[in-house]
Model confidence (mean pLDDT): 80 of 100. The RNA shown here (transfer RNA) has 74 nucleotides and comes from a Pirellulales bacterium. Rfam family: tRNA. By type it is a transfer RNA. Gene Ontology term of the family: triplet codon-amino acid adaptor activity. NCBI's taxonomy places the organism under Bacteria, Pseudomonadati, Planctomycetota, Planctomycetia, Pirellulales.

RNA sequence: GCCAGCGUAGCUUCAAUCGGCAGAGCACCGCAUUCGUAAUGCGGGGGUUGUGGGUUCGAAUCCCACCGCUGGCU
Numbered sequence: 001g002c003c004a005g006c007g008u009a010g011c012u013u014c015a016a017u018c019g020g021c022a023g024a025g026c027a028c029c030g031c032a033u034u035c036g037u038a039a040u041g042c043g044g045g046g047g048u049u050g051u052g053g054g055u056u057c058g059a060a061u062c063c064c065a066c067c068g069c070u071g072g073c074u
Stems, first nucleotide, its partner, number of pairs: 001073007010026003014023001020057001028044005050066005
């Protein structure tokens, strides 16, 4: 230099049917339980879906460019 895949919450080999409410687990916070802690149960907060454009009534999802990571080729 060329090709392919991936990028979503603090974390993840993560989910979101062929474009229509952005979720789960862990972690964190609060409450309950306990003499106390852990564990357990209930509840809660947390997102510019890598960045910038385009298409569309509507984009995490489709298209383009760029950035980053991984793999392959040279």